[in-house]
RNA sequence: AGCCGAGUUCUGUAAAAAGAAACGGGGGAACCAAUCUUUUGGGGUGAAUAGCUGCGGUUUUCGCGGCUUAGGGCAGCCUUUCGACCGAACCCAUCAGCUAACCUCGUAGGCUUAUGAAGGGAG
Numbered sequence: 001a002g003c004c005g006a007g008u009u010c011u012g013u014a015a016a017a018a019g020a021a022a023c024g025g026g027g028g029a030a031c032c033a034a035u036c037u038u039u040u041g042g043g044g045u046g047a048a049u050a051g052c053u054g055c056g057g058u059u060u061u062c063g064c065g066g067c068u069u070a071g072g073g074c075a076g077c078c079u080u081u082c083g084a085c086c087g088a089a090c091c092c093a094u095c096a097g098c099u100a101a102c103c104u105c106g107u108a109g110g111c112u113u114a115u116g117a118a119g120g121g122a123g
Stems, first nucleotide, its partner, number of pairs: 001112004008021004022107006032097001041095001042092004050068007071086002074083001077121006
């Protein structure tokens, strides 16, 4: 100076606490949907789903690795082609379809010359 992401700004303070705006998430009627599902538990945030396979193990379950894959982002915005990369992790606690009013929560963390290359468009 930028990127992924909702994760920023302002007030306040010595620093806090606390508050406001903004952005993001969850719960929650009627109508509609579902007429089924319920330990084979179920659900939520997120791009992060779904397969095949090797090794180990307490051999149902589990752990580590490989190859693909739905999907995802790659220095203003949209788009085409190529290219490299990601394709995790966590939470709720037996329970939640949608959902106005209403209630409620978050404001992190990580990264940078693949933050790549070539073209078209809008402004």